RNA sequence: GAACAAUUAGCUCAGCAGGUAGAGCAAAUGACUCUUAAUCAUUAGGUCCUGGGUUCGAUUCCCAGAUUGUUCACCA
Numbered sequence: 001g002a003a004c005a006a007u008u009a010g011c012u013c014a015g016c017a018g019g020u021a022g023a024g025c026a027a028a029u030g031a032c033u034c035u036u037a038a039u040c041a042u043u044a045g046g047u048c049c050u051g052g053g054u055u056c057g058a059u060u061c062c063c064a065g066a067u068u069g070u071u072c073a074c075c076a
Base pairs, nucleotide, nucleotide: 001072002071003070004069005068006067007066010025011024012023013022019056027043028042029041030040031039049065050064051063052062053061
C1' cells in the first nucleotide's frame, strides 16, 4: 500500500430479502432464605462506529471516513 471481515446494552453476542431492536452474563429493586451466597420475579440500561446518499421509511441498501483483526504485497 491492497483485499477481506468486524463495529448493535457495562461485557460476550444474536438480529433483519428496509417497517417502532433482542438474549445470556453483569447492575438495581423485591420475594425467599440462617446468610452479604443460591434461587425466583420485576425494572433499568441502546444517537445499532461517524458523516452523506437513496427511500414514505435505513441497524439493514449505496458512497466516503474512523477503529480493530486477518491475509497478501513492499522495504530491509
Transfer RNA from bacterium UBA1459, 76 nucleotides, folded computationally. It matches the Rfam family "tRNA". It is annotated as a transfer RNA.